[in-house]
């Protein structure tokens, strides 16, 4: 980088450097000199994987808990939306699914 699979309504800060941007993209709408991005230090959240223990039971899987580790994450539902269908009412709203995206695991 790519294929595949699971999840995505919860939760999580302070300081320093830095100086104008950022929220993936479109269109909106937000955050931001009461300092954006990025980097550093300490802290935290909790998802998947690894380890251990217990329970269920079809002995191979599921559930719960704990600790440490490997990534990840710490504004707003993935901020909403983008394509399709349905509903309701008069051109908007709602619901479902998909596309796209993010993160973990496995394969190439």
């Nucleotide at each position: 980088c790519u294929c595949u699979u699971a999840u995505c309504u919860u939760g999580a800060g302070c300081g320093g450097u830095g100086g104008a941007g950022g929220g993936a993209c479109u269109g909106g709408c937000c955050c931001u000199g009461c300092g954006a991005a990025a980097c550093c230090g300490c802290g935290g959240c909790a998802a998947c994987c690894u380890u251990c223990a217990a329970a269920u039971u079809u002995u191979a899987a599921u559930u719960u808990g704990a600790a440490a580790g490997g990534u990840g994450c710490c504004a707003a539902u993935u901020c909403c939306u983008g394509c399709a269908a349905a509903g309701u009412a008069g051109u908007a709203c709602u619901u479902u699914g998909a596309c796209a995206g993010a993160u973990g695991g496995g394969g190439g």

The RNA shown here (SAM riboswitch aptamer (S box leader)) has 108 nucleotides and comes from Oceanobacillus saliphilus. Its mean pLDDT, the model's own confidence on a scale to 100, is 79. Taxonomically the source falls in Oceanobacillus (Bacteria, Bacillati, Bacillota, Bacilli).